Overview
This is a predicted structure of an 86-nucleotide RNA (c-di-GMP-I-GGC riboswitch aptamer) from an Armatimonadota bacterium.
RNA sequence: AUCGACAAAGGCAAACCCGUCGAAAGGGCGGGGACGCAAAACCACGGGCCUAAGGCUUUUAUGCUAUGGUCGCCUGGUCGCCGAAA
Numbered sequence: 001a002u003c004g005a006c007a008a009a010g011g012c013a014a015a016c017c018c019g020u021c022g023a024a025a026g027g028g029c030g031g032g033g034a035c036g037c038a039a040a041a042c043c044a045c046g047g048g049c050c051u052a053a054g055g056c057u058u059u060u061a062u063g064c065u066a067u068g069g070u071c072g073c074c075u076g077g078u079c080g081c082c083g084a085a086a
């Protein structure tokens, strides 16, 4: 350095509930709460997925569209605790 223990010290916090922001979101923030996570720390360039305020379309429903979002969907990049086995 790779790697990842029935290890140690810690860390984060899913669903759900309450309050709140947002047009909304598989969205944000706070509190509670733990499903889990060796990067579940950070980054939205690439792919996927969610939403559609605005715009376009439609006789009306509807449909399309990201400049909105998701890193706890994946890839990639950056930093990082510990040191069993290999």
Base pairs, nucleotide, nucleotide: 002086003083004082011037012036016032017031018030019029020028021027035072041078042077043076046074047073048070049069050068054065055064056063

Lineage of the source: Bacteria > Bacillati > Armatimonadota. Of the family's consensus pairs, 89% are formed in the model. The sequence was found by an Rfam model in a public genome assembly. Its Rfam family is "c-di-GMP-I-GGC riboswitch aptamer". The family has 40 seed sequences and 1,298 matches in Rfam 15.1.